[in-house]
C1' cells in the first nucleotide's frame, strides 16, 4: 500500500505499583492491584502443515507462524435514507409540515489482526 475480517469465542497465577480501554466526547475497568513482563492454561482458525472431497474450491483436525482471552471495534463523531408531529384511512397507503434528533438501517472515515 492491496485483500479479507471485525454484535461469536477463551484466564488463572507470580511479579509489579497506577494507570487503563489507540485517538476527540460518552460511559467504564482499576489498591478486592492497572500498564508491563514471565510461567501456565484456552479461545479461534487468518497463514502454513495433514485428511477427506476435488481442481471451484469446500470441511474436518489443531503439531508449526501470528492473532486473541472485559463491555459490539465498550458506544458516538462523518454522509444518506427511515421514523417520531399534524390531516385523510378499518387497514395497506397518501398528502401536509418543520427541526432534522433522543432512534433504526446503510454506507464512509478512523483502527485491530491475517495474508501479500
Nucleotide at each position: 500500500c492491496u485483500u479479507a475480517u471485525c454484535g461469536c469465542g477463551a484466564g488463572u497465577g507470580a511479579c509489579g505499583g497506577a494507570g487503563g480501554g489507540a485517538u476527540g466526547g460518552g460511559c467504564c475497568c482499576g489498591a478486592u492491584g492497572a500498564a508491563g513482563u514471565c510461567a501456565c492454561g484456552g479461545c479461534a482458525a487468518c497463514c502454513g502443515g495433514c485428511g477427506g472431497u476435488u481442481u471451484c474450491u469446500c470441511c474436518g483436525c489443531a503439531u508449526g507462524g501470528u492473532g486473541c482471552c472485559a463491555a459490539a471495534u465498550c458506544c458516538c463523531c462523518c454522509a444518506g435514507c427511515c421514523u417520531u408531529c399534524c390531516c385523510u384511512g378499518a387497514a395497506a397507503a397518501g398528502g401536509g409540515g418543520c427541526a432534522g434528533a433522543c432512534g433504526g438501517c446503510u454506507g464512509a472515515c478512523a483502527g485491530a489482526u491475517a495474508a501479500g
Record summary: This is a predicted structure of a 116-nucleotide RNA (SAM riboswitch aptamer (S box leader)) from a bovine gut metagenome. The coordinates come from a structure-prediction model, not an experiment, and the mean pLDDT is 78. RNAcentral holds the sequence, with entries from MGnify.